[in-house]
Molecule: transfer RNA
Organism: Chloroflexota bacterium
RNA sequence: GGGGCUGUAGCUCAAUUGGGAGAGCAUCGCCUUUGCAAGGCGGGGGUUUGGGGUUCGAGCCCCCACAGCUCCA
Numbered sequence: 001g002g003g004g005c006u007g008u009a010g011c012u013c014a015a016u017u018g019g020g021a022g023a024g025c026a027u028c029g030c031c032u033u034u035g036c037a038a039g040g041c042g043g044g045g046g047u048u049u050g051g052g053g054u055u056c057g058a059g060c061c062c063c064c065a066c067a068g069c070u071c072c073a
Base pairs, nucleotide, nucleotide: 001072002071003070004069005068006067007066010025011024012023013022019056027043028042029041030040031039049065050064051063052062053061
């Protein structure tokens, strides 16, 4: 320098053919206990890496950039 894959909550990951952004763990509150743990119920937490485009509508499609992994040179 060129090719491929990946980027979504604090962490690990879903999101089907373009249409309501979600789960587990973590965190906070409540219940249960004399207390703790475990368990149950509920809450908060998102610039979907950044910018632009297409579209009535983009996490998803197109272009550029950035970061990580990998292959070739």